[in-house]
Context: one part of a larger RNA
RNA sequence: UGAACGCUGGCGGCAUGUUUAAGGCAUGCAAGUCGAAUGUCUGUUUACAGGCAUGGCAGACGGGAGAGUAACACGUUGGUAAUCUGCCUCUAUCCCGGGCAUAACUCGGAGGAAUCUGAGAUAAUACCCGAUAGACAUGGGGGGACACAAGUCAUUCCCAUGUAAAACUCCGGUGGAUAGAGAGGAGCCUACGGCCCAUCAGUUUGUUGGUAGGGUAACGGCCUACCAAGGCUACGACGGGUAGCGGGUGUGAGAGCAUGAUCCGUCUCACUGGGACUGAGACACUGCCCAGACUCCUACGGGAGGCUGCAGUCAAGAAUCUUCCUCAAUGGGCGAAAGCCUGAAGGAGCAAUGCCGCGUGAUCGAUGAAGCUUUUCGGAGUGUAAAGAUCUUUUAUCAGGGACGAAUUCGUGACGGUACCUGAUGAAUAAGUCACUGCUAACUACGUGCCAGCAGCAGCGGUAAUACGUAGGUGGCGAGCGUUACCC
Repeated sequence: UGAACGCUGGCGGCAUGUUUAAGGCAUGCAAGUCGAAUGUCUGUUUACAGGCAUGGCAGACGGGAGAGUAACACGUUGGUAAUCUGCCUCUAUCCCGGGCAUAACUCGGAGGAAUCUGAGAUAAUACCCGAUAGACAUGGGGGGACACAAGUCAUUCCCAUGUAAAACUCCGGUGGAUAGAGAGGAGCCUACGGCCCAUCAGUUUGUUGGUAGGGUAACGGCCUACCAAGGCUACGACGGGUAGCGGGUGUGAGAGCAUGAUCCGUCUCACUGGGACUGAGACACUGCCCAGACUCCUACGGGAGGCUGCAGUCAAGAAUCUUCCUCAAUGGGCGAAAGCCUGAAGGAGCAAUGCCGCGUGAUCGAUGAAGCUUUUCGGAGUGUAAAGAUCUUUUAUCAGGGACGAAUUCGUGACGGUACCUGAUGAAUAAGUCACUGCUAACUACGUGCCAGCAGCAGCGGUAAUACGUAGGUGGCGAGCGUUACCC
């Protein structure tokens, strides 16, 4: 130290917990919501309740992982006069008229299923057309300031063309359209910084630049056509290997060295590869299409799936947890709200995995019991240790009371009858592990006899071994102690 292994193991708090196979996954859950946009069906006497579908918003967040990536990916610094931005806030103006459909539904057909299909009817804040508007867009023209330029800004402009809207209502409001500003978010660009190999020395053809066009929210070989022949490179190009990056973390007096679990920021990925659609935002983990591998269903015609979400399972491995509770809090989505959803989150469970704290009793008690060890047989050690006496009750068990966390008048707590408080009982429920030749704190006896064995290094063992094994004693640390691996 995200550790593992051996022996041992009382409690609490706070953390942490597949470092390996980005291997395969049974099962359940992890993204819905709105009836104050709309149609309709069912139950029902209305009221009301529930469902289906259209429509809106959300699903681009939150959660996971580190495969890829040596790169403007990340970090720091500037730039964007080259840009976009739903919801939210502010400012200004506006919301007129008309129309075609379609789903659910009804009737019918095909299929084992997934699902598909014909006919008929209908609504809207769905879709379409028209009106109205210029501070909006596009094109053209004139002067001023700034700018290398494209261009921008202010004032005044001028002309042409084009494009808006939607309603609901409990009458309080909510909503819609256009334009501008803000906040927050995002895209792009620049300089600098951070791995190894030269047993990788040359490399590149959209390559380097230009013109024109396309494309994008936007600059740009981003793409295309044509033209030129450039661009990079010992200040290490190109190639190969390795690797997400940073804040940080470990160590160290520092410089540095090593590292990038948990938490925060950021990038990338979502069975493998490719593609776009929708949208303010995706080229989209639990959306769509195609191809592939794999798994499953099948009536063989055809279909379904994607845990690198939370649990859980198999495998791999020295090795890493519950198929738990709750939306009470915090936060997110939708909704006017009530509320619904939320494996985000809050909690509980398991593991001495780590850190911290506490306990396993306290005081008195013999020239000192027994046992054990040793002995020069006198004794010595274990040792105030035990027994015994007095005391305490942290902890334990039982009983009684019992929260804060709730923001918000009422009501609302998963955790939890938990923490905590009071009382009762009784020393009661609680100690191991490693070492003892030197380094290195701690020694004797017996057994063994270069055997059995020990060992980090030096080395020990061949008959008196403080080094092997056992016993007694001693030393260290202590709910841990030792070993192994790795870093300083």

Description: The part of an RNA shown here (small-subunit ribosomal RNA, 5' domain) has 488 nucleotides and comes from an uncultured bacterium. The full RNA is in RNAcentral, with records from Greengenes. Its mean pLDDT, the model's own confidence on a scale to 100, is 85. Its Rfam family is "Bacterial small subunit ribosomal RNA".